[in-house]
RNA sequence: UAAUUUGAGGGUUUGAUCCUGGCCCAGGACGAACGCUAGCGGCGUGCUUUAGGUAUGCAAGUGGAACGGGUCAGCUUCGGCUGACCAGUCGCGAACGGCUGAGUAACACGUAAGGACUUACCCCUUGGUGUGGAAUAGCCCACCGAAAGGUGGGGUAAUACCGCAUGAGGUCGAAAGAUCAAAGGACGUAACUGUCCGCCGAGGGAGAGACUUGCGGCCUAUCAGCUUGUUGGUGAGGUAAUGGCUCACCAAGGCUACGACGGGUAGGGGGCGUGAGAGCGUGAACCCCCAGAAUAGCACUGAGAAACGGGCUAUACACCUACGGGUGGCGCAACCGGGAAUCGUGCGCAAUGGACGAAAGUCUGACGCCGCGACGCCGCGUGAGGGAUGAAGGCUUUCGGGUCGUAAACCUCUUUUGCCAAGAAGGAGACUUCUUGGAGAAUAAGCACCGGCUAACUACGUGCCAGCAGCAGCGGUAAUACGUAGGGUGCAAGCGUUGUCCGAAUUUAUUGGGCGUAAAGCGUUCGUAGGCGAUCCGAAAAGUCGUUUUUCAAAGACCGGGGCUUAACUCCGGAAAGGGGAACGAUACUAUCGGAAUUGAAAGGUUCCGGGGCUACUGGAACUCACGGUGUAGGAGUGAAAUCCGUUGAUAUCGUGAGGAACACCGAGGGCGAAGGCAAGUAGCUAGGAAACCUUUGACGCUGAGGAACGAAAGCUAGGGGAGCGAAAGGGAUUAGAGACCCCUGUAGUCCUAGCCGUAAACUAUGCUCGCUAGCGAUGUGCUCUUCGGAGUGCGUCGCGUAAGCUAACGCGUUAAGCGAGCCGCCUGGGGAGUACGAGCGCAAGCUUAAAACUCAAAGGAAUUGACGGGGACCCGCACAACCAGUGGAGCAUGUGGUUUAAUUCGAGACGAACCGAAGGACCUCACCCGGAUUUGACAUGCUACCGUUUAGGACUCUAGAAAUAGAGACUGAUCCGCCUCGUUGUGGAUGGUAGCACAGGUGUUGCAUGGCUGUCGUCAGCUCGUGCCGUGGGGUGUUCCCUUCAGUGGGGUAACGAGCGCAACCCCUGCCGUAUGUUAAAUAAUUCAUACGGGACUACCCAAUUUAUUUGGGAGGAAGCGGGGACGACGUCAAGUCAGCAUGGCCCUUAUAUCCGGGGCUACACACAUGCUACAAUGGAGCCGACAGAGGGUUGCCAAACCGAAAGGCGGAGCUAAUCCCAAAAACGGCUCCUCAGUGGGGAUUGAGGGCUGAAACCCGCCCUCAUGAACGCGGAAUUGGUAGUAAUCGCAGAUCAGCUAAGCUGCGGUGAAUACGUUCUCGGGUCUUGUACACACCGCCCGUCAAGUCAGCAAAGUUGGGAGCACCCGAACUUCCGUUUUACGGGAGGAAGGUGAGACCAGCGAUGAGGAUUAAGUCGUAACAAGGUAUCCGUUCUGGAAGGAGCGGAUGGAUCACCUCCUUU
Repeated sequence: UAAUUUGAGGGUUUGAUCCUGGCCCAGGACGAACGCUAGCGGCGUGCUUUAGGUAUGCAAGUGGAACGGGUCAGCUUCGGCUGACCAGUCGCGAACGGCUGAGUAACACGUAAGGACUUACCCCUUGGUGUGGAAUAGCCCACCGAAAGGUGGGGUAAUACCGCAUGAGGUCGAAAGAUCAAAGGACGUAACUGUCCGCCGAGGGAGAGACUUGCGGCCUAUCAGCUUGUUGGUGAGGUAAUGGCUCACCAAGGCUACGACGGGUAGGGGGCGUGAGAGCGUGAACCCCCAGAAUAGCACUGAGAAACGGGCUAUACACCUACGGGUGGCGCAACCGGGAAUCGUGCGCAAUGGACGAAAGUCUGACGCCGCGACGCCGCGUGAGGGAUGAAGGCUUUCGGGUCGUAAACCUCUUUUGCCAAGAAGGAGACUUCUUGGAGAAUAAGCACCGGCUAACUACGUGCCAGCAGCAGCGGUAAUACGUAGGGUGCAAGCGUUGUCCGAAUUUAUUGGGCGUAAAGCGUUCGUAGGCGAUCCGAAAAGUCGUUUUUCAAAGACCGGGGCUUAACUCCGGAAAGGGGAACGAUACUAUCGGAAUUGAAAGGUUCCGGGGCUACUGGAACUCACGGUGUAGGAGUGAAAUCCGUUGAUAUCGUGAGGAACACCGAGGGCGAAGGCAAGUAGCUAGGAAACCUUUGACGCUGAGGAACGAAAGCUAGGGGAGCGAAAGGGAUUAGAGACCCCUGUAGUCCUAGCCGUAAACUAUGCUCGCUAGCGAUGUGCUCUUCGGAGUGCGUCGCGUAAGCUAACGCGUUAAGCGAGCCGCCUGGGGAGUACGAGCGCAAGCUUAAAACUCAAAGGAAUUGACGGGGACCCGCACAACCAGUGGAGCAUGUGGUUUAAUUCGAGACGAACCGAAGGACCUCACCCGGAUUUGACAUGCUACCGUUUAGGACUCUAGAAAUAGAGACUGAUCCGCCUCGUUGUGGAUGGUAGCACAGGUGUUGCAUGGCUGUCGUCAGCUCGUGCCGUGGGGUGUUCCCUUCAGUGGGGUAACGAGCGCAACCCCUGCCGUAUGUUAAAUAAUUCAUACGGGACUACCCAAUUUAUUUGGGAGGAAGCGGGGACGACGUCAAGUCAGCAUGGCCCUUAUAUCCGGGGCUACACACAUGCUACAAUGGAGCCGACAGAGGGUUGCCAAACCGAAAGGCGGAGCUAAUCCCAAAAACGGCUCCUCAGUGGGGAUUGAGGGCUGAAACCCGCCCUCAUGAACGCGGAAUUGGUAGUAAUCGCAGAUCAGCUAAGCUGCGGUGAAUACGUUCUCGGGUCUUGUACACACCGCCCGUCAAGUCAGCAAAGUUGGGAGCACCCGAACUUCCGUUUUACGGGAGGAAGGUGAGACCAGCGAUGAGGAUUAAGUCGUAACAAGGUAUCCGUUCUGGAAGGAGCGGAUGGAUCACCUCCUUU
């Protein structure tokens, strides 16, 4: 500078995050099919399945100008001629056109080349076309046969057939020479010459065909070896032609990991679909090639065929038949069948093309047209403009409205398509098109979807049902997800669904991926092929690059134009990219050839290093056993025990001897080795490594598919050995069980020799080699320098690290997981499964290689926040401990469960339900049950109609009744405001009533639809935010750390700085003092008291400790040193509680689930639990006397004194609206007396009798008094509760509710008034930090395996059925070839399709049964794993067990915790 115009994502694993990874979706396409729907036209397109079978018609004939004849007609000079038709001879065609894709993995196709060929018709050139002959069909005669068809005799023509001549030329041959042809017909002429069409020989061309070759394009190695005409040669045959194409002989070759051979699948290409492209998929229609013609074989004719509408033969099928024998093969339509599925038995040769012909012409289901199908693409229409009472109606509603909606109606206008009429053009016709005119908005809209992805929302119905669903997922009573409706969105004569392909998918990654932990590095080394390869010079030019040229048919695609009104469609022109071939040129790089050098590599020498390997010998400690000595009752073992050993003398101890295995200390994340692995010492043999220097070779290198070798432990074979340990086995424990963990024994094994096995968490979960990219430290071993401290430089081993960089993160980081290069191996969702089958190896165990069906929407990695741990650290709390008093035992009261009942109304259920809702169930309450009643209602509001000189209301009577209520009767009897002829009356309205309609009513349901309120963690100290910073992100930081506190209280430090809700304080009560005021109180004052306002405490002061800060400990003063108590409850948790306190959405009932009344029930009672009271006595009980509070309540109320009663109580009435009066006696306590340890004078339950009170009413079912009665109970098992000071314990008083009371409950009040706390190991609860996690409904979690049941797919299996391919043998048609002869024909040999027999191999279907797998709301047994998962887990191997599993040996950390060592960082 020019060209190129081109690439989108989302849902789903989690509590959340990032990553990996699969599944799914949005797009386009189709020869499609199915569902619903449907106005028109143009152009295309239409059996993808049974290459299944076919009735009927048509699809190849033509030429009389090659030939003879027949029939008919016309003419005739009767010789014949002319015309039409008919079959025959002859020529050409029938090998094209049309159909299909079975076969074929091949020179079949595509592309590019090649030489050893043929070619009718066509074109060009050249030379000829002379002269004879013998037949035959048709025809005639005779005959056979049902037919198809055939036989014999006679005679006939030709461009049919056969000779002779000629030979330019061709062929053969070295040459001589030999050999090879032919056909005429028509027109015309008086005839010849002539013209045209033919014929023969030769040469050339065009087009066509045959053959050969390079390259290209499917899957499979669970197909690794294949091949005998096979590979080559010589000769012969054969062909148009090369050639093992065929035959004879000779040689032993040929192909293969660059995939032969085998198996599976498949016509190939131009193209078509998709895609940004690279690619991937595909091969309908159109074009080219190939192949096939019922199946199989074969030849004939011909230029051309091994021939779709020719022939022969065999087979299968079908048809005709007189049973002797014949005939047939869907191209176009059509039919049957199959199938989800694919059209008319149409018209015409007018056009295009083809065959024949001189031509006219004939033939042509090729083709041109029409028909059918929304099958596809394209175009048009179903009207346009105006029109708000925003109509009616539908739907919805918060009842106001909103929406369908300018949509409709209505007005004005237009007329495409369709209809009617006329004309014109085109066409073989059918008919089509065009023009003009007319009537008329007329004839014309559906389908899918509307939770997210994904555009579009409401109502009703349903209630984990019915159903939806592409994925995740909706539906269990408020479903935008199901069904319907209204509305909306999208597309539109179509719309959806299903199927398939590409895309999205960078999810097979060339473009363009990965392998430490997600799937993925072979256990390790050596090494073959292959791949890749350091420096310099030269040559040549294979790769590579450039220029020119040729080709890749047409159509299609792209660009520019043109024609149909447009478009689709079609016509014309043009160009590029890319592939193949040829020629010429360039030479940087790669390859090749030649040469050179040394740095890669290797070899040698000098110096070192080490548990490297193998063999032999030697050693001491320990252990066990044996023997002997001493010695006596235990030993051993465990959480605790027991089995076991021991008085036949163990254990212990000493001595002697024997045996086998392993080698303490050194010893260290220190050494060596490729890995596995290697450790006492010495010797021998052997391998390796390192630095420095010298010498040599001269790229000799790296990697490494196959292959080979080595390869822990366990295991196997044979022979030894056997001390200790120790699978299996036995016994003892533990346990619900214990096939385990623990204990006592103990066999294989562990050891050696020889041989197998070949696997491990064979791990650094990290392949090998080379180069490059900051450092710090440690350590082993060399070398150099040295001031002997050390410094430098190599090779190893290790730790750290924000150098940079990489990574999803964790982490890696010169020993890379960084930046690059080379080579190899491996991965592609989870499960099924490292399994089945096959194959190889192994003695076996087993190893290596290695699927599929089916199933799921996840599986997974790293990190985050929580929660949890039979993980850790720190701290707190009446949490434990210490102390006091209780509960659990008894009786009673109350509540709950259970049971009962007509009903025993309902709710509350670990803590945080159970003297709770209930601060008070005889009726009422009341919700429950039985029975009786009412129905606009017991209560509210509104509307309509009617009643009003009698309504409402009132009191009364009667009847039924238990009452409510129902019915009847008589009496009394209204109020207010208007109008009017204003008054008797009339009339309207309100209040009221009756009837009716709206509605009332519901303690009916849902606390899992809710508000409000409450409980609980917990008065625990936490929970968060803004900005900043860190991290991809979830999130972190702040809030962690140190000291301290009741406290996230305060201080210090600090990538944080601040802030909020909580804590504390502010509020109330109380404790000290003051001032003011005030009533009561015996008279004042004081005091007490009350009210109000102030003061006081702030840990202020001192000492000590700590870090300077803060805080802690102690002291003084003070009434008091965080003084005591209350109210106050962060973010949140428990779908905690309450629809029955109230409110409230939805649902439900409406002569009842509403309302009223009577009675009953909530009070039942074999039992269990909870909370209390009273006790069990002497610190007591009883009697008498005596003393001291606080806080409350009181007018339908508290009630004094006095009197009555034994008492409950009665009577009485003073006082009090309360500092005045009353309730009101406080009790424990003190004093005196009695009781004397007993079921007692303790204890008072239970029961009987008599009274009192309240109340319509005390039977069920109240309280109180008196007398009598006098039960259990003698301090309470396991277990468990409260309390740290005015507390516990103990004592009484008051109040609410309330007619009364079941209160022994609850809420308050005061009196008397203790004991103990060493301490934080343990129990419970809580807080902070940290750690592990497979949990997140969060450990009441998750989760494994057997067994039992249902379903599904695959595997094995006695066998059975089928298939294709091959082998051997038998038989053998047509046909080919050879031989013979009886030579118009027959016989024989060889080959030969189909068929038959046999033995195998392979593939597939079914298969009793067997083993495993997957899956399925609530089955059984255990508890294996995840936390230290309660025995750390896992890997390999062996044994063993109902099952998960357990145990032995070796290995890994992908183990928690604690301690120690080393190292790192900082000071």
RNAcentral holds the sequence, with entries from ENA.
A computed fold for a 1467-nucleotide RNA from a Candidatus Microgenomatia bacterium, annotated as small-subunit ribosomal RNA.
Its Rfam family is "Bacterial small subunit ribosomal RNA". Rfam links the family to the GO terms ribosome and structural constituent of ribosome.